[in-house]
């Protein structure tokens, strides 16, 4: 320098072009307990950036960033 993959709450990870973007964990409040964990309830948190396509994009398309792997 050239390819190819990936990118979603702090963390790990789903989601046929139509979902209120869905869980486990962590986190915060409550209930239980002598007290704390554990358990139940119940809160709040995310689609990597511009752009295009399209009625409609997390999902296709193009570029640019990060990572990662092959080649040279």
């Nucleotide at each position: 320098g050239g390819g190819c993959u990936u990118a979603u709450a702090g963390u790990u990870u789903a989601a046929c072009g139509g979902a209120c973007a869905g869980a486990a964990u962590a986190g915060a409040a409550g209930g239980c307990u002598u007290c704390g964990g554990a358990c139940c309830u119940u809160c709040a948190g995310a689609c990597c950036u511009g752009g295009g396509u399209u009625c409609a994009a997390u999902u296709c398309c193009c570029a640019g960033u990060a990572a990662g792997c092959c080649c040279a």
The prediction has a mean pLDDT of 82.
This is a predicted structure of a 72-nucleotide RNA (transfer RNA) from archaeon GW2011_AR20.
It matches the Rfam family "tRNA". Rfam's curators write: Transfer RNA (tRNA) molecules are approximately 80 nucleotides in length.
RNAcentral records the identical sequence in 2 taxa.